[in-house]
RNA sequence: AGCUUAUCCAGAAAGACCGAGGGUUUGGGCCCAGUGACGUCUUAGCAUCCUACCUGGUUUCGAUUGCAUUGCGACUUGGUGUUGUGCUAAAUCCCAUCCCGACUUGUGCGGGAGAAGAUAAGCG
Numbered sequence: 001a002g003c004u005u006a007u008c009c010a011g012a013a014a015g016a017c018c019g020a021g022g023g024u025u026u027g028g029g030c031c032c033a034g035u036g037a038c039g040u041c042u043u044a045g046c047a048u049c050c051u052a053c054c055u056g057g058u059u060u061c062g063a064u065u066g067c068a069u070u071g072c073g074a075c076u077u078g079g080u081g082u083u084g085u086g087c088u089a090a091a092u093c094c095c096a097u098c099c100c101g102a103c104u105u106g107u108g109c110g111g112g113a114g115a116a117g118a119u120a121a122g123c124g
Stems, first nucleotide, its partner, number of pairs: 002123007013043005021032003026096004044088003049084001052080003056076004061071004092116001097113005103106001
């Protein structure tokens, strides 16, 4: 590279530098942007996927054994926010493919699935 699983309508920005496009690619729409976007760095923050610690519960097994108590594990609730990441305009900004539904029959609306993508964990 690739594979599997989970999540993606919540949340969270200031400063400095840079200087023209940017919002993943194609098309359409819509939006952000010289009142400086995007990007880079610093600081701050958000979240809780991993991890650490605390805490309640359940439970295999073991010990003492009369209920019961207790130890190592496993699963799990809640908390802190330690570790590795991630994220900090708009739902992944919206639509595109397929299916279903209602009607006022539409370049429309609602729901579901899929594709692509992002992030995490595991594999490789």
Molecule: SAM riboswitch aptamer (S box leader)
Organism: Pseudochryseolinea flava